[in-house]
Molecule: FMN riboswitch aptamer (RFN element)
Organism: Melghirimyces thermohalophilus
């Protein structure tokens, strides 16, 4: 330095306005939100041989994967399946990630009217993150 075992803690956000109607946070106009890991020419800090280069932090809902929900097997842990959505222009060695613009997506059940945002399973679970302890080499 890396690894093993155990423990503790953390680990999801969002319709305030208006219209129609008997009734809508569900329809229409408008508004708001974006888990986790990776990649990442954005921003910042430091170092340096001070042209430059290097290191660290940070920067993607829609790029790659993943968690939950759901289905099947097993019945105890788990295994398999499924699992939404983006382009154009600019800069540049390099961008579906930066800048500008315009789009799109969002489980299941419930509801006097159809839900990403209300209620519920959920004071749950989880991808993962941080810290501590023990033993041996």
């Nucleotide at each position: 330095a890396a690894g093993a075992u155990c423990c503790u803690u953390c680990g999801g956000g969002g319709c305030u306005g208006g219209g129609u109607g008997a009734a809508a946070a569900u329809c229409c106009c408008g508004a708001c939100c974006g888990g986790c890991g990776g990649u990442g020419a954005u921003g910042g800090a430091g170092g340096u041989u001070c042209a430059u280069c290097c290191u660290c932090c940070u920067c993607a809902g829609u790029c790659c994967g993943u968690g939950a929900c759901c289905c099947g097997c097993a019945u105890c842990a788990g295994c398999g399946g499924u699992g939404g959505a983006u382009c154009c222009g600019g800069u540049g060695c390099a961008a579906c990630u930066c800048c500008g613009g315009a789009g799109c997506c969002g489980a299941c059940a419930g509801u006097c009217a159809a839900a990403g945002u209300c209620u519920g399973g959920a004071u749950g679970g989880g991808a993962g993150a941080a810290g501590g302890a023990u033993a041996a080499a």